[in-house]
RNA sequence: GCGGUUUAGAGAAAUUGGUUAUCUCGUCAGGCUCAUAAUCUGAAGAUUGCAGGUUCAAGUCCUGCAGCCGCACA
Numbered sequence: 001g002c003g004g005u006u007u008a009g010a011g012a013a014a015u016u017g018g019u020u021a022u023c024u025c026g027u028c029a030g031g032c033u034c035a036u037a038a039u040c041u042g043a044a045g046a047u048u049g050c051a052g053g054u055u056c057a058a059g060u061c062c063u064g065c066a067g068c069c070g071c072a073c074a
Base pairs, nucleotide, nucleotide: 001071002070003069004068005067006066009025010024011023012022018056027043028042029041030040031039049065050064051063052062053061
């Protein structure tokens, strides 16, 4: 320098911008059980890496910066 990537504690979705950002595991509460596990129900948890811009509307488009991964040159 080029490309990819950054979304909840962990891992992933979000169909070419459109109504409440979804799922699995985990956490918490409750049911079941003598009890634990398994299982069932419910809840909390995200300013979508940071700062701006475009738009009626941005996780999605644009700009800058940062982190991580890969490639190339010296």
Transfer RNA from Trebouxia sp. C0004, 74 nucleotides, folded computationally. Its Rfam family is "tRNA". The same sequence occurs in records of 2 taxa. Its mean pLDDT, the model's own confidence on a scale to 100, is 80. The organism belongs to Trebouxia, within Eukaryota.